[in-house]
Context: one part of a larger RNA
Molecule: small-subunit ribosomal RNA, 3' major domain
Organism: uncultured Bacilli bacterium
RNA sequence: UGACGGGCACCCGCACAAGCGGUGGAGCAUGCUGUUUAAUUCGAAGAUACGCGAAGAACCUUACCUAGACUUGACAUCUCUGGCAAAUCUAUGGAGACAUAGAGGAGGUUACCCAGAAGACAGGUGGUGCAUGGUUGUCGUCAGCUCGUGUCGUGAGAUGUUCGGUUAAGUCCGAUAACGAGCGCAACCCUUAUCCUUAGUUGCUAACACUCUGGUGAGAACCCUAAGGAGACUGCCGGUGACAAACCGGAGGAAGGUGGGGAUGACGUCAAAUCAUCAUGCCCCUUACGUCUAGGGCUACAGGCGUGCUAUAAUGGCCGAUAUAAAAAGACGCAAAGCUGUGAAGCGGAGCAAAACUCCAAAGUCGGUCUCAGUUCGGAUUGAAGUCUGCAACUCGACUUCAUGAAGUUAGAAUCGCUAGUAAUCCCGAAUCAGAAUGUCGGGGUGAAUACGUUCCCGGGUGUUGUACA
Numbered sequence: 001u002g003a004c005g006g007g008c009a010c011c012c013g014c015a016c017a018a019g020c021g022g023u024g025g026a027g028c029a030u031g032c033u034g035u036u037u038a039a040u041u042c043g044a045a046g047a048u049a050c051g052c053g054a055a056g057a058a059c060c061u062u063a064c065c066u067a068g069a070c071u072u073g074a075c076a077u078c079u080c081u082g083g084c085a086a087a088u089c090u091a092u093g094g095a096g097a098c099a100u101a102g103a104g105g106a107g108g109u110u111a112c113c114c115a116g117a118a119g120a121c122a123g124g125u126g127g128u129g130c131a132u133g134g135u136u137g138u139c140g141u142c143a144g145c146u147c148g149u150g151u152c153g154u155g156a157g158a159u160g161u162u163c164g165g166u167u168a169a170g171u172c173c174g175a176u177a178a179c180g181a182g183c184g185c186a187a188c189c190c191u192u193a194u195c196c197u198u199a200g201u202u203g204c205u206a207a208c209a210c211u212c213u214g215g216u217g218a219g220a221a222c223c224c225u226a227a228g229g230a231g232a233c234u235g236c237c238g239g240u241g242a243c244a245a246a247c248c249g250g251a252g253g254a255a256g257g258u259g260g261g262g263a264u265g266a267c268g269u270c271a272a273a274u275c276a277u278c279a280u281g282c283c284c285c286u287u288a289c290g291u292c293u294a295g296g297g298c299u300a301c302a303g304g305c306g307u308g309c310u311a312u313a314a315u316g317g318c319c320g321a322u323a324u325a326a327a328a329a330g331a332c333g334c335a336a337a338g339c340u341g342u343g344a345a346g347c348g349g350a351g352c353a354a355a356a357c358u359c360c361a362a363a364g365u366c367g368g369u370c371u372c373a374g375u376u377c378g379g380a381u382u383g384a385a386g387u388c389u390g391c392a393a394c395u396c397g398a399c400u401u402c403a404u405g406a407a408g409u410u411a412g413a414a415u416c417g418c419u420a421g422u423a424a425u426c427c428c429g430a431a432u433c434a435g436a437a438u439g440u441c442g443g444g445g446u447g448a449a450u451a452c453g454u455u456c457c458c459g460g461g462u463g464u465u466g467u468a469c470a
Stems, first nucleotide, its partner, number of pairs: 001470002003467003007464007015454002019418005026310008034301002042053002064296007073121001077120002079117005088103006123285002126283003132279002134274003137270001139268001144183006150159003162175004189262004194230007204219002208217003233256001236250005312411001316370007329358002333352002338347003377408001382403007424446007
């Protein structure tokens, strides 16, 4: 100087407390472990692995296994020789790769195309993340981390950065052997909340006219869209304070003291993660640890763990009627009307490269029924019949209909999230994608309770103290 303390003081955080809803018990989905297996590819491991890489494993993907093949190679450059012919199609053999035979006729004539030969080489998702770059997690959006000159100290170092206030903040003010400065904080950026201007089509409709309907004439007010501005700064008033910084209350205002949300992550820590995104040193393989192909596997199943979904019902289930979003996406696409089917869907194809067309809610409200039961709760599992995608749904897809109707009656010890348009609850969309979400990322609808307080648990910051630790 740090680090540590079941030392002290001060301060903060959904850290506790006060509340609301969960997890842990059930069934299923999904990831992991373990076991099994020819293979169940690899990585991730307290917090910071475990619906994680994977925004989507039937083939492909695919890295794994079995079997069949190739060896200058599936891919790149160079040398030599030869060729009119290559892709593609057909036939035969084969699981296919491929082999043989025939058809075919692009580009092009130095060959940039094909075949052959030899070697330089290619190739490796092989090893090492403890050789690395780059990227990322975490402490933590915590308020810290440093430097120049000066001063003090033999020196390591100190001071500044401490102290009195204050703040979300090393934020600001005052004091001060310090005076300044840098990286962080804040602001500048995006979005949302109010208003104005400009612009009115594909959007809107107050007045006028027609009308089933903003459908049409018309209008530019309103709504909305999207470009530019305004607006909030403790600016104003009162009080407290040290005549400071600031705090408390108030006015005006759509908004008030960082208005809400996002992006943004200092010096560094964990030899943290990644050689399987990529790049790369060294080591290793080179008729194989490379390449091609078919089938299988990654989907196994005694046990254990994590994350979710659905429930156990009456604040509910079922039936009928009825109201109201936002944000996205659409040509290899979104697909209306109409018809068929109990249905998944099929036929059909209007319109739309989209404020134009398409896709576009549920909880809610009204009425009826069920009457506390393993039930008209719950839907697992299984049987049968189907639909769709796709060469192909056996291993191993999603969905539909009929039948079947398991566990489960609110869950032990323990444990998680959340402070407001939040939790809870209800649907909708997108990426990936032929098909395949209870996951992920977005969107809106309905919409709470509680916070006395900081003694305690956890984590962090500052000062100080002790130390046989570095």